Description
The RNA shown here (SAM riboswitch aptamer (S box leader)) has 100 nucleotides. The coordinates come from a structure-prediction model, not an experiment, and the mean pLDDT is 86. It matches the Rfam family "SAM riboswitch aptamer (S box leader)". Its family is annotated with regulation of gene expression in the Gene Ontology.
[in-house]
């Protein structure tokens, strides 16, 4: 990288180093020297894991991950043969578990 299952409107920094980009892609719209990305520390969460339990879908912990602007920031394809603000679904993407 591929297949599959689940979740994606909650939550989380007045910290240190550093110094210009970042929000997957495209179009928008935003964030950013009142400090982007990255690293460290810290926090949040609880998928796997461990423990409690007869067993748990319940509770506790936090070892492996993950995550810490905006709904996955919005849209992208369809419902839509007027149009599409809102809505529903799909796709794409992200994360975790499993598999070939």
């Nucleotide at each position: 990288g591929c297949c599959u299952u689940a979740u994606c409107a909650a939550g989380a920094g007045u910290g240190g180093c550093u110094g210009a980009g970042g929000g997957a892609c495209a179009g928008g719209c935003c964030c950013u020297g009142u400090g982007a990305a990255g690293c460290c520390c810290g926090a949040c969460a609880a998928c796997c894991u461990g423990c409690u339990u007869a067993a748990a879908a319940a509770g506790c912990a936090a070892g492996g991950u993950g995550c810490c602007a905006a709904a996955u920031c919005c849209u992208g394809c369809g419902g839509a043969a007027a149009a599409c603000a809102a809505c529903c679904g799909a796709g794409a993407g992200a994360u975790a578990g499993g598999g070939a």